Context: one part of a larger RNA
RNA sequence: CUGGGCGUAAAGCGCGCUUAGGCGGUUACAUAAGACAGGUGUGAAAUCCCCGGGCUUAACCUGGGAAUGGCGCUUGGGACUGGAAGGCUAGAGUGCGGCAGAGGGGGAUGGAAUUCCUGGUGUAGCAGUGAAAUGCGUAGAUAUCAGGAGGAACACCGAUGGCGAAGGCAGUCCCCUGGGUCGACACUGACGCUCAGGCACGAAAGCGUGGGGAGCAAACAGGAUUAGAUACCCUGGUAGUCCACGCCCUAAACGAUGUCAACUAGUUGUUGGGGAAGGAGACUUCUUUAGUAACGUAGCUAACGCGUGAAGUUGACCGCCUGGGGAGUACGGCCGCAAGGUUAAAACUC
Numbered sequence: 001c002u003g004g005g006c007g008u009a010a011a012g013c014g015c016g017c018u019u020a021g022g023c024g025g026u027u028a029c030a031u032a033a034g035a036c037a038g039g040u041g042u043g044a045a046a047u048c049c050c051c052g053g054g055c056u057u058a059a060c061c062u063g064g065g066a067a068u069g070g071c072g073c074u075u076g077g078g079a080c081u082g083g084a085a086g087g088c089u090a091g092a093g094u095g096c097g098g099c100a101g102a103g104g105g106g107g108a109u110g111g112a113a114u115u116c117c118u119g120g121u122g123u124a125g126c127a128g129u130g131a132a133a134u135g136c137g138u139a140g141a142u143a144u145c146a147g148g149a150g151g152a153a154c155a156c157c158g159a160u161g162g163c164g165a166a167g168g169c170a171g172u173c174c175c176c177u178g179g180g181u182c183g184a185c186a187c188u189g190a191c192g193c194u195c196a197g198g199c200a201c202g203a204a205a206g207c208g209u210g211g212g213g214a215g216c217a218a219a220c221a222g223g224a225u226u227a228g229a230u231a232c233c234c235u236g237g238u239a240g241u242c243c244a245c246g247c248c249c250u251a252a253a254c255g256a257u258g259u260c261a262a263c264u265a266g267u268u269g270u271u272g273g274g275g276a277a278g279g280a281g282a283c284u285u286c287u288u289u290a291g292u293a294a295c296g297u298a299g300c301u302a303a304c305g306c307g308u309g310a311a312g313u314u315g316a317c318c319g320c321c322u323g324g325g326g327a328g329u330a331c332g333g334c335c336g337c338a339a340g341g342u343u344a345a346a347a348c349u350c
Stems, first nucleotide, its partner, number of pairs: 004321003007304002012318001014201001016199003021194003025088003031082001033081002036076007049065006091191001092188004096183004103177007110154001115149007125136002162169002206247006215241002220236004258317006266295013299306002323350003332343004
């Protein structure tokens, strides 16, 4: 190097965009770099290998042949790959007309509930638990009525639903904005796929500055429980949770399943669009397309299971794995305000 793998055994980068690189639809002509074929030169000798010969044999010596991963020149053919120039439309994209959507950013606004404040009614309890106690309450609580303040989250609809590359996204309205999908036609004419490096995004927690702070709640305090109880339970409660800007860059970032393309039985549900038939209509049936689910054939799989949304059959490109521990650690580099992240060993040991 080849060979084996990556749902759960070790192994798919959290996710996208993209440079170099790799790979690339269809057609005719010419080219001849690659590739192929013929010829030819060279590839010193010795060594190695084969067939002989010489020392009584062997080692050793020796003749001939073969071999020599190759490199060059030349001729040919023109299928394939490449480069050049020219077409095509099935890939990709643009236009046009629809459609659905918690896709993103900003602003405004609504009701329910919790808490707090003020006032009224009202009186002895409330709260809490397995049971209690700490706690709150005669300075009038809990309950109830009215008014006010403030923050956060949006019941029902709601789904086995939808959207997004992933993280993720949910009251309502307005503004700005990305993507998708369907349909018939027109246009561009391979403009494509993947992507080391690079760049952007990236839950929660955490960090910086400034706000905000209702509820909840690490830390902390108290009460219980217990042999103890630095816990589970209870009463409180600060960071934080929220907003703006700037960092951090990690997750069981999961479908534990990389992206793209082609091919390979069906059945049932559901979401969005198109078409046809039937019906007065509501709608029903059939069909097509893009999703999303439940089964299931062939096939695959160690089994579990997967099964046109593949883990089936193939191709292109990238990433990753190579016994357990040591260790995702040390050292060094890079990044970070820090916390730390990333890259990433060895000794030793079983």

The part of an RNA shown here (small-subunit ribosomal RNA, central domain) has 350 nucleotides and comes from an uncultured prokaryote. The full RNA is in RNAcentral, with records from ENA.